[in-house]
Predicted 3D model of RNase P RNA and transfer RNA as a complex of 437 nucleotides. Rfam match: Bacterial RNase P class A. The coordinates come from a structure-prediction model, not an experiment, and the mean pLDDT is 79.
RNA sequence: CCGGGGGGCGAGGCGAUCGCCGGUGCCGUAGGCACGGGAGGAAAGUCCGAACUCCAUAGGGCAGAAUGCCGGGUAACGCCCGGUGGGGGCAACCCCAAGGCAAGUGCCACAGAGAGUAGACCGCCCCCGAUAUUAAGGGGUAAGGGUGAAAGGGUGAGGUAAGAGCUCACCGGUUUCCGUGGUAACACGGGAAGCCAGGUAAACCCCAUUCGGAGCAAGGCCAAAUAGGGAAGCGCCCGAGGGCUGCUCGUCCGAUGCUUCCGGGUAGGUCGCUUGAGGCGGCAGGUAACUGUCGUCCUAGAUGAAUGAUCGCCGCCCUUUAACAAGGGAACAGGAUUCGGCUUAUUGCCCCCCGGAUAC
RNA sequence: GGGCCGUUAGCUCAGUUCGGUAGAGCAGCGGACUUUUAAUCCGUUGGUCGUGGGUUCGACUCCCGCACGGCCCACCA
Numbered sequence: 001c002c003g004g005g006g007g008g009c010g011a012g013g014c015g016a017u018c019g020c021c022g023g024u025g026c027c028g029u030a031g032g033c034a035c036g037g038g039a040g041g042a043a044a045g046u047c048c049g050a051a052c053u054c055c056a057u058a059g060g061g062c063a064g065a066a067u068g069c070c071g072g073g074u075a076a077c078g079c080c081c082g083g084u085g086g087g088g089g090c091a092a093c094c095c096c097a098a099g100g101c102a103a104g105u106g107c108c109a110c111a112g113a114g115a116g117u118a119g120a121c122c123g124c125c126c127c128c129g130a131u132a133u134u135a136a137g138g139g140g141u142a143a144g145g146g147u148g149a150a151a152g153g154g155u156g157a158g159g160u161a162a163g164a165g166c167u168c169a170c171c172g173g174u175u176u177c178c179g180u181g182g183u184a185a186c187a188c189g190g191g192a193a194g195c196c197a198g199g200u201a202a203a204c205c206c207c208a209u210u211c212g213g214a215g216c217a218a219g220g221c222c223a224a225a226u227a228g229g230g231a232a233g234c235g236c237c238c239g240a241g242g243g244c245u246g247c248u249c250g251u252c253c254g255a256u257g258c259u260u261c262c263g264g265g266u267a268g269g270u271c272g273c274u275u276g277a278g279g280c281g282g283c284a285g286g287u288a289a290c291u292g293u294c295g296u297c298c299u300a301g302a303u304g305a306a307u308g309a310u311c312g313c314c315g316c317c318c319u320u321u322a323a324c325a326a327g328g329g330a331a332c333a334g335g336a337u338u339c340g341g342c343u344u345a346u347u348g349c350c351c352c353c354c355g356g357a358u359a360c
Numbered sequence: 361g362g363g364c365c366g367u368u369a370g371c372u373c374a375g376u377u378c379g380g381u382a383g384a385g386c387a388g389c390g391g392a393c394u395u396u397u398a399a400u401c402c403g404u405u406g407g408u409c410g411u412g413g414g415u416u417c418g419a420c421u422c423c424c425g426c427a428c429g430g431c432c433c434a435c436c437a
Stems, first nucleotide, its partner, number of pairs: 001356010012314007020038002023035005040332001044343002047341005052215004059249004064211005069083005084098001085096004099206002104204002106200003121145002123141005153171006172196002174193008219271004229262006241253002264436003278297008316329005361433007370386004380417001388404005410426005
């Protein structure tokens, strides 16, 4: 210098002028003045998990959904951290939906003889017939060829008419037992069994664990206005409906009732609403995620929905230049109940590591 | 703000059950019929299945992310 991998930090600063939206105080009918405040790392997608609120109770079963190696973290999680196993890369390092197809069922197009308690197209071998060969016929055979993504371990020897885990040796795998290490997943070592078992569960399914629903347009209070109207269906001792994912059991409420549609009126205020599983710093524990403790800080709360524009100086990047200097540029995007994550969009800088190249 | 659904030929839609290589109608093009046009009949072209990954031998179909489009939701009686 080129290419690659990992991690961290920031999202320009200060000042002036003119505006916008809340808050506090003062003067005060309107309104004015002063002080102080006013988007993010993703505020986004709404993909997960919670807080909070309502659904009378939040119980059992089936169905359904989600998750799926092990240990830890957390309020919780499908998130994070550490490890195990597998895969990719020369490497730094990265990725994994990683339970079970050795429970059952299904599927495996085309090609191919055969696609799953295998299979005979070619080949090889035997029989029949026979002097012999070939053809036809019958049978054996999975070594070799061919088809395919995939054809029921591999190599060698024995064996055989020819062959075959048919038998044996070695190698590989699986299951299982024992020992050692580890909390565990698992690893290593040894033994046994010819056991050799295709793939697919992001196919049905099985196993284990978890799950009631809706969402701040939740929900509470106040105010205003209108036609507290019409139709259909269901129901009123035998009970509709209410339980907002379906069914069911149990239990409770339940009659000028309930559901749907059409029509009418309002489009106001206020609480919820921002101090919170909160931020920053030190110390301690832990490999880490994270936790404990002490100190310190208060940092939007709007609702036809504010957070903007211009100028000056400095800083950053690019171009021109020997330099001074001049010109240009600065992304993605924007709160709407609030947090913890994930994913996606996007800019600049710094640090560490790996591979290659060549000059000093 | 919250909840739900969709995207396949130029247009409107099938196909997604339980994965096997995508079709119909209209439109377009060519031909026939007609003096000619329309209608009718015959033939034919046209597809990154919205997009990027993954699972699988194989994906429109199954799973995940993203983009675009559409629908619903307030209160009172």